The prediction has a mean pLDDT of 83. Predicted 3D model of a 73-nucleotide RNA (transfer RNA) from a bacterium. Rfam family: tRNA. Rfam's curators write: Transfer RNA (tRNA) molecules are approximately 80 nucleotides in length. The sequence was found in a public genome assembly.

């Protein structure tokens, strides 16, 4: 230089054949306790790494960048 894979919530990640953005931990509130803890319940929290395309409709198709892993020279 050249392949392949990854990028979604504060984290680990999941998203199917294009059709309302999710799960668990965490955090905030309430219930419970004498408190703290567990448990139980609700609620915040998203430029789907950036940009462009394709469609009536993109996390999801395509094409170019970036970071980051591997693997070849």
């Nucleotide at each position: 230089g050249g392949g392949c894979g990854a990028u979604u919530a504060g984290c680990u990640c999941a998203g199917c054949u294009g059709g309302c953005a999710g799960a668990g931990c965490g955090u905030u509130c309430g219930c419970u306790u004498g408190a703290c803890g567990u448990g139980c319940g609700a609620a915040a929290g998203g430029u789907c790494a950036c940009a462009g395309g394709u469609u009536c409709a993109a996390g999801u198709c395509c094409u170019g960048u970036a970071u980051c892993g591997c693997c070849c020279a």